[in-house]
RNA sequence: CGCUCAUCCAGAGGGGCAGAGGGAUACGGCCCGUUGAAGCCCCGGCAACCCUCCAGCCGGUCUCGUAGGACACCGCAACUGUCCACCGCGAGGCUCCCGGCUAGGGAAGGUGCCAAAUCCGUCUCACGGCGAGAUGCGUCGUGAGGAAGAUGAGGA
Numbered sequence: 001c002g003c004u005c006a007u008c009c010a011g012a013g014g015g016g017c018a019g020a021g022g023g024a025u026a027c028g029g030c031c032c033g034u035u036g037a038a039g040c041c042c043c044g045g046c047a048a049c050c051c052u053c054c055a056g057c058c059g060g061u062c063u064c065g066u067a068g069g070a071c072a073c074c075g076c077a078a079c080u081g082u083c084c085a086c087c088g089c090g091a092g093g094c095u096c097c098c099g100g101c102u103a104g105g106g107a108a109g110g111u112g113c114c115a116a117a118u119c120c121g122u123c124u125c126a127c128g129g130c131g132a133g134a135u136g137c138g139u140c141g142u143g144a145g146g147a148a149g150a151u152g153a154g155g156a
Base pairs, nucleotide, nucleotide: 001155003154004153005152006151007150008149013043014042015041016040017039021032022031023030026122027121028120029119044114045113046112049110050109051106052105053104055102056101057100058099059098061093062092063091064090065089066088068084069083070082071081072080118148123145124144125143126142127141128140129139130138131137
C1' cells in the first nucleotide's frame, strides 16, 4: 500500500505512574470503567503465524521391465544395422535432494495477543414466525455469504 494467502465462537493478568473515559470508524444496541478507563513502564502468561522435530501419504526423484518411428539390407517380410524420440505404461525403493498435505511434539528467537465471537447488528441470499390473506412490503429470529477491520506470512 484500493496487492496475495491464511486465521479470527479456544487461550492467557498482576503491579507502578496516571486520572475519565473505553470497547477500530459512523449509527443503533449491549457492556466495561472512581472497587480506577485510555495511555506509558515493569514483571508474568497465552498461543503457535514465522521457526523447529518426528511419523504417514502424495508429487518429484532413482532403479528395473515393456512398448515406437524412419532409413539401409531384402523379391516381400522377419532378422540385423544406423539414426530419431527419451515420452507413455507397469513394478519396486525412499539412500541423497526438493515441494505439498495430514496428525502429533517443542518454544530459544521475530511478531502478536492476555473482558465479552472481530462484543452484536448494519449489505446480499435462503428458511421460519408475526402483521386477517398474498410469491409483494414491514418486522423478529436462525443459517450461509459479503463488506469493513485485526494479526501473521509473503509481494511490489